[in-house]
Parts: sequence; C1' cells; structure tokens
RNA sequence: GGGCGUAUGGUGUAGCGGCUAGCACGUCGGACUCUGAAUCCGUCGACCCGAGUUCGAUUCUCGGUAUGCCCU
Repeated sequence: GGGCGUAUGGUGUAGCGGCUAGCACGUCGGACUCUGAAUCCGUCGACCCGAGUUCGAUUCUCGGUAUGCCCU
C1' cells in the first nucleotide's frame, strides 16, 4: 500500500428498512432475613463519526476513525 470482517447501555450479546432498540450479567431501590448470601419485584443505562438513498436507516451505499485477520 491492497483485500476482508467487526463497532449497540458499565460488560457480553440479539436485532427482514417500519421497535417504546430485546436478553443476560451489573448499578440503584424495595420485599424476604436477627444479619448476610440466595431468591423475587421494580429501576437506571446504548446504536463509533460524517454524508447519501428512502416517506422512513441500528439495518442499505460512500467516506472517515478504531480494532482484528490475510496479502504485499
């Protein structure tokens, strides 16, 4: 230098172009308990950045950034 992949709450992940963006762990609060653990209930919190296509983009296209693999 070239090619391919990935980027979603604090963490790990799901998500046919039409979600209030789902799940688990976690935080916080509560129930239970003599106290704690476990369990149960509730709560908090996310689409890497910029443009384009579209009535509508987390999803498609282009460019960038970060990261991984391969080639040179």
The RNA shown here (transfer RNA) has 72 nucleotides and comes from Paramacrobiotus metropolitanus. The source organism's lineage runs through Eukaryota, Opisthokonta, Eumetazoa, Parachela and Paramacrobiotus. The prediction has a mean pLDDT of 81. Rfam family: tRNA. By type it is a transfer RNA. Its family is annotated with triplet codon-amino acid adaptor activity in the Gene Ontology.